[in-house]
């Protein structure tokens, strides 16, 4: 640093949920690694048997796995770390749009504030101006305004239209050259994402968890889905509707298709099912690098609905954590006292 594991045991006795047998007893089972948060993705219900476009969401490297993913291995890129290792929404800025605060001349096909150069005017000046000075001197030609040219220095900034040297120029400049790094092509390796190596012309800024574009996916709704019984009553008014009401839901087709919808009034508010067998669990072999997948055996392991799963008493220890199921399963994520195990640095 990585992974994997545990989660206080044991017996009595007493009470809770739920099956099963008998009848007032017995016998089995009875909370998590997260049961959380509900953030992904399913199954499964209804609704068209979920169709076709818009609008909208999400996701986005590459190969395999997986029912599916905002999942998983494994690789590659690429930050980080001394190293084991860890992160990463990792497609496109040469389609278009639009941001780039302060700063700073300039924020994009740009800029000329200092600084350096040509050239022109004008002054000074080899009878030495100016600059330095140990005041002896020494170096030496300048100043100041234009019109330009220059991205090398200065200097703003997160960023300044490639780096570093050299050659070039009036001064500079990929203008030329050599590495380096980028972009393209081409070669070998690789499924592949990339990676080596050449050979070209010659520099293209940043942002896309900004709008967009390009590629894939995706219908609502959610177990209070839903369905079956059985029990009650009392009906009335008015509005809409096959010239289509309503299902339907963000729209519009399509589709299904006879009832729907207000107020008054008046009854019920009680059982069943879905519901727990399942992309299950745990062990052997086999296949893979792994995720996982195949094969044999063996196992059944909460199902409430005012909603159980505790309490007491003895004995041990290392004295005990975060926290409790609610239609299910994969995932992810946050919490967690204290221990053990193994492998690297």
């Nucleotide at each position: 640093c990585a992974g994997g594991c545990c989660g206080g045991g044991u017996g009595a006795u007493c009470g809770c949920g739920a099956g099963c047998g008998a009848g007032a007893c017995g016998c089995u089972c009875g909370a998590g690694g997260a049961a959380a948060g509900u953030c992904c993705g399913g199954a499964c219900a209804c609704c068209a048997u979920a169709g076709g476009g818009c609008a909208g969401a999400a996701c986005g490297c590459u190969g395999g796995g997986g029912a599916a993913a905002c999942c998983c291995c494994a690789g590659g890129c690429g930050g980080c770390g001394a190293a084991a290792g860890c992160c990463g929404a990792c497609g496109g800025a040469a389609a278009g749009u639009g941001g780039c605060a302060c700063a700073g001349a300039a924020a994009g096909g740009a800029g000329a504030c200092c600084g350096c150069c040509u050239c022109c005017g004008g002054c000074g000046c080899a009878u030495g101006a100016c600059u330095c000075u140990c005041c002896g001197g020494a170096g030496a030609c300048g100043c100041c305004g234009g019109c330009g040219g220059u991205a090398a220095g200065g200097g703003u900034g997160a960023a300044a239209a490639g780096g570093u040297g050299g050659g070039g120029u009036a001064a500079g400049a990929g203008c030329c050259c050599a590495c380096c790094a980028g972009c393209g092509c081409c070669g070998u390796g690789g499924u592949g994402a990339c990676a080596c190596g050449g050979c070209g012309g010659c520099u293209c800024g940043c942002u896309a968890a900004a709008c967009c574009c390009c590629g894939u996916u995706c219908g609502g709704u959610g177990c209070a889905a839903g369905g079956c019984g059985a029990a009650a009553c009392a009906g009335g008014u008015c509005c809409c509707g096959c010239c289509g009401a309503g299902g339907u839901g963000g729209c519009c087709c399509g589709c299904c298709g006879a009832g729907g919808g207000a107020c008054c009034g008046g009854g019920u508010a009680c059982g069943c099912c879905g519901c727990u067998c399942g992309a299950g669990c745990c062990g052997g072999c086999g296949a893979g690098a792994g995720a996982u997948c195949g094969u044999c055996g063996g196992c059944c392991u909460a199902g409430a609905g005012g909603g159980a799963u505790g309490a007491u008493c003895a004995c041990c220890c290392u004295c005990g954590a975060c926290a409790g199921a609610a239609u299910c399963c994969g995932g992810c994520u946050u919490a967690c006292a204290g221990g053990c195990c193994u492998g690297c640095u």